This is a predicted structure of a 76-nucleotide RNA (transfer RNA) from an Actinomycetota bacterium.
It was read from a public genome assembly.
Its Rfam family is "tRNA".

RNA sequence: GUGAGAAUAGCUCAGGCGGUAGAGCGCAGGUCUGUGGAACCUGAAGUCGCGGGUUCGAAUCCCGUUUCUCACCCCA
Numbered sequence: 001g002u003g004a005g006a007a008u009a010g011c012u013c014a015g016g017c018g019g020u021a022g023a024g025c026g027c028a029g030g031u032c033u034g035u036g037g038a039a040c041c042u043g044a045a046g047u048c049g050c051g052g053g054u055u056c057g058a059a060u061c062c063c064g065u066u067u068c069u070c071a072c073c074c075c076a
Base pairs, nucleotide, nucleotide: 001072002071003070004069005068006067007066010025011024012023013022019056027043028042029041030040031039049065050064051063052062053061
C1' cells in the first nucleotide's frame, strides 16, 4: 500500500426487516447476618469511535475518517 473484520455502560458482550438502547460481572443503597461472604430486592452509570448524508425517524442504510486485529503485496 490492497482487502476483510472490529469499535455499544467501568469490564466482557447482545441488539431480527430502521421505530423507547440491553444482559452478565462489577459499583452504590437496602434486606438478611454477631462481622464478612453468599443469597435476595432496588438503583446509578451511554456523544452506540468521530464527522457528514438519506429518512418523519439511524447503534442499524450510504460516504468520509481515526484506532485496533487478520490476510496479502512491495522494500530490506